[in-house]
Context: one part of a larger RNA
Molecule: small-subunit ribosomal RNA, central domain
Organism: uncultured bacterium
RNA sequence: UUGGGCGUAAAGAGCUCGUAGGCGGCUUGUUGCGUCGACCGUGAAAACUUGUGGCUCAACCAUGAGCUGGCGGUCGAUACGGGCAGGCUGGAGUUCGGUAGGGGAGACUGGAAUUCCUGGUGUAGCGGUGAAAUGCGCAGAUAUCAGGAGGAACACCGGUGGCGAAGGCGGGUCUCUGGGCCGAUACUGACGCUGAGGAGCGAAAGCGUGGGGAGCGAACAGGAUUAGAUACCCUGGUAGUCCACGCUGUAAACGAUGUCGAUUUGGAGGUUGUGCCCUUGAGGCGUGGCUUCCGGAGCUAACGCGUUAAAUCGACCGCCUGGGGAGUACGGCCGCAAGGUUAAAACUC
Repeated sequence: UUGGGCGUAAAGAGCUCGUAGGCGGCUUGUUGCGUCGACCGUGAAAACUUGUGGCUCAACCAUGAGCUGGCGGUCGAUACGGGCAGGCUGGAGUUCGGUAGGGGAGACUGGAAUUCCUGGUGUAGCGGUGAAAUGCGCAGAUAUCAGGAGGAACACCGGUGGCGAAGGCGGGUCUCUGGGCCGAUACUGACGCUGAGGAGCGAAAGCGUGGGGAGCGAACAGGAUUAGAUACCCUGGUAGUCCACGCUGUAAACGAUGUCGAUUUGGAGGUUGUGCCCUUGAGGCGUGGCUUCCGGAGCUAACGCGUUAAAUCGACCGCCUGGGGAGUACGGCCGCAAGGUUAAAACUC
C1' cells in the first nucleotide's frame, strides 16, 4: 500500500459556516463524452506463458500460438452516469398565523447575606480545633440595635425540566436581536448533502492597558501536626476572581460515540405544539418536535447499544497502524509572553 478499523483496546477534528472537490430527487426529448459490441490498424525483436519439434535427457535451440491490457480509426447500441433543452413536487427554501424557552447584547433596578464605617446598649472575653496555638479584645472586642458604604453572587421556584452549533446560559423590568417547533394555504422549482484548504465562535487559568476589590483566595507569612511536613487543619493574606477593550485558542472541550439521509418489533415517563369528540371532570381518541428510563430483533471481544443505534444501508470529511523515546527535537506558521499548531529520528523492549 491493500485490507481492517475509530463508545471503553490505537483512532471522531472543541463547535459551526463555507471555497475547491466528491456525491446527488421524479420525468420527457436530444446528444453519444463516459460505458458496451463488431471490425480494421498498431501493439518491433528478444524475454514470458503454452503446443510441437531438434541436440541420447536437460539447460539450450527452432517453430506455431498467446502477448490480456493499452492506443488510433470505422460502424453500431443507448439501459446507466455525464452534457444540452424542457417539465414536475415528494428534498430544500419562502410566505401567513400561532407557540415554548436561564438563546444572545445593552441599559436600569431589587431583596437576603458577608465585610467595613459611625452611633447606642453592654462586659470580658471572642475566635478556632481532634486538641491547641498564632490571631482579635479594657485604646471596650464578641453579642445586640439603628444608620451608612461597597462589591460580588442570585436562596425558595429548580425538575435525568428548558434553550443554544459547541463553549455555555438562572433575581426583576425595558430595548434591540438569533434560532427552533406546530398549523395553514399559496409560492420558488433540486436551489441539495458533505466539505481538503480557509473563516468565525470557543470553559477555566494566563497575558496587556485602564478601572474595581465585599467575600473567597494560588504565592507568601505565622500557628499546629509530624521523625521531617516546603502538605492535609488553623489565623492572616498578594495576584486573581469582577468590569471595559484587546490577546491567548487550550480541557476528561465527553455521549470519551463526525455530519446528512433512508429503513427496521415494543413498553413506561417528562416537556412543548396541534386536530377531533359529550370541554358532562384534572376526561377520551389521534397527530408532530425535543427529551429520560427499560427492553426485542440485530450488533458487540465483552461490557453494553438498541427507531435519539453501537441495528441495516448510502454520501462526504477527519483520524488510527506495537510500547517507550514523544505530542518531544529540529524547521515552518501563530503569539507580547506563557506557549499553541504542524511533527520526526536515532536508540530501546